[in-house]
RNA sequence: UGCAUCAAAAGGCAAACCCGGCCAAAAGGCGGGGGCGCAAAGUCACCGGUCUACAGGGCGGAGCCCCAUGACGGCGGGAUUGCAUGC
Numbered sequence: 001u002g003c004a005u006c007a008a009a010a011g012g013c014a015a016a017c018c019c020g021g022c023c024a025a026a027a028g029g030c031g032g033g034g035g036c037g038c039a040a041a042g043u044c045a046c047c048g049g050u051c052u053a054c055a056g057g058g059c060g061g062a063g064c065c066c067c068a069u070g071a072c073g074g075c076g077g078g079a080u081u082g083c084a085u086g087c
Stems, first nucleotide, its partner, number of pairs: 002087004012038002017033004022029002036074001042080003046077003049072003056066004
């Protein structure tokens, strides 16, 4: 430098759940605990998917429906950087 990921992991991340009540209309995020798991569970919403629907639009109305510009990277793919081990 290239290729591979059966096993292992010094160090790393952290699901459910509990707590706080900070941000958000909500989805969701954030902090503390926790630890199911993860070899990219690092980063990027580029493609698909999923969640939400404040504002906006539709319907005569209650209310319902549509809509991402919001969110999910621990749903799949892609891009990119890196650790370990082996060849």
The RNA shown here (c-di-GMP-I riboswitch aptamer) has 87 nucleotides.